[in-house]
Molecule: SAM riboswitch aptamer (S box leader)
Organism: soil metagenome
RNA sequence: UAUCAGGAGCAGUGGAGGGAUCGGCCCUUUGAAGCUGCAGCAACCACCACUAUUUAUAUAGUAGGAAAGGUGCUAAUUCCGACAGCGUAGGCUGAACGAUA
Repeated sequence: UAUCAGGAGCAGUGGAGGGAUCGGCCCUUUGAAGCUGCAGCAACCACCACUAUUUAUAUAGUAGGAAAGGUGCUAAUUCCGACAGCGUAGGCUGAACGAUA
């Protein structure tokens, strides 16, 4: 700086926790976390194409392509709220925190 309302899980192992924090509410012995294997999602980086600039092998851009590489992810909107504004309220909007690149 960008994105976060979409998407995608089985098996083995393990044996009580997990969802960042706090509150709520959920998930979990019909088996949590962790680890392993395989599979999948996505398309940030790398790659291809096109366009612009450039002396240029370079740089920048693009509702484009691809997915064998590097990450990430595969309960619930980042599970909801936390701070601020508007509103009698239900609620709406924006931020912060957090996550990923």